Predicted 3D model of RNase P RNA and transfer RNA as a complex of 433 nucleotides. It holds a member of the Rfam family "Bacterial RNase P class A". About the family: Ribonuclease P (RNase P) is a ubiquitous endoribonuclease, found in archaea, bacteria and eukarya as well as chloroplasts and mitochondria. By type it is a ribozyme. Model confidence (mean pLDDT): 78 of 100.
RNA sequence: GGGAGUGGGCGCAUGAUCGCACCGGCGCAGGCCGCCGGUGAGGAAAGUCCGAACUCCGCAGGGCAGGAUGGUUCGUAACGCGAACCGGGGGCGACCCCGGGAAAGUGCCACAGAAAACAAACCGCCCCGGUUAACCGGGGUAAGGGUGAAAUGGCGAGGUAAGAGCUCACCGCUUUCAUGGCGACAUGAAAGGCACGGCAAACCCCAUCCGGAGUAAGACCAAAUAGGAAAGCGUCCGAGGGCUGCCCGUCCGAAGCUUUCGGGUAGGUUGCAAGAGGUGCCGGGUGACCGGCAUCCCAGAUAAAUGAUCAUGGCCCCGUCAGGGGUACAGAAUUCGGCUUAUAGCCCACUCCUUUUU
RNA sequence: UGGGGUGUCGUCAAGUGGUAAGACACGGGCCUUUGGAGCCCGCAUCCGGAGGUUCGAAUCCUCCCACCCCAGCCA
Repeated sequence: GGGAGUGGGCGCAUGAUCGCACCGGCGCAGGCCGCCGGUGAGGAAAGUCCGAACUCCGCAGGGCAGGAUGGUUCGUAACGCGAACCGGGGGCGACCCCGGGAAAGUGCCACAGAAAACAAACCGCCCCGGUUAACCGGGGUAAGGGUGAAAUGGCGAGGUAAGAGCUCACCGCUUUCAUGGCGACAUGAAAGGCACGGCAAACCCCAUCCGGAGUAAGACCAAAUAGGAAAGCGUCCGAGGGCUGCCCGUCCGAAGCUUUCGGGUAGGUUGCAAGAGGUGCCGGGUGACCGGCAUCCCAGAUAAAUGAUCAUGGCCCCGUCAGGGGUACAGAAUUCGGCUUAUAGCCCACUCCUUUUU
Repeated sequence: UGGGGUGUCGUCAAGUGGUAAGACACGGGCCUUUGGAGCCCGCAUCCGGAGGUUCGAAUCCUCCCACCCCAGCCA
């Protein structure tokens, strides 16, 4: 110098003019008018994919079904999130990706191939018989070839008619034991003697968790009237409801309920802005994170305000050096913690590989 | 804002792990003096997009994109 990896941050600024919403104050001719002051989008406000807070549902009992998660230990209000570690895989490396069970059972593995997992043998190799040979018949074998995404432990030696865990060494696998670790697991020893193909983002099994609905929840006030019509079910042999698909249990229900059509009305207050809050410092922890102290108050609209224009200056790109162009993704809607996705142009820290020079 | 659903040729659509059916339309040919009808042939490079699981994905999983539907009160 070039190419990479990981983590974090910024994401236009200032001024002028004209406007918008809310809050506070003042004024008046009392109208949601005027003046003054203050505040006014994000790192994702997004997707609505998870987890909660909050609220309601005659507190949610049991069973089946269903959904979600999936190495271990921590963190957290909680999580499907995060941290550290463990195992496997990829990369020269920094580093990245993956994660229960396939010896409980069922199922699938197209085409090709002898055979896709009870088993079985196309070419080949070997033995025996027929036989001049070619070839045919019977038997053995799974080392080699071939097919396939995948072929029944790997490699070497012994052994054999040829072969084969048939035997042996090493590696792998299984079981048992010992040691270390909170644990996933690691290391070592002994024995077994191959018994175990893949797929669970196929059904399933195991472990853990899950009541439902959502701020259009819910509470209060106001307005409005056609409290209409039809159909179905039901009035104790009990419809229907208790906001999940079913069953049981239990509660409500002593008469209405459900659906469709038609009609009316769709205004206001609250929920709703001080919170698992932000910032700084100190301390604990490898880390996620936690604790203490100080300090700050930081949108609250309802068809939806947070804007437009101009000037100057940043930053980037092009350039004939006069100038020209660009400045992303995007827009709060009950609120938090995450994840995911979009994002012009940059900045910082640490690290790796390579080249050159010394 | 909240909840639910659907994407396969130009249109309607079947397919739910193993070569993407079919109909209409469209294009070409035959027939006919010509047109229509009829007959034959063709027409999915990418199953809304991207990534993953698998030997193999329209189909299974994840994330995006587009479109559609529903909603309060009287009751």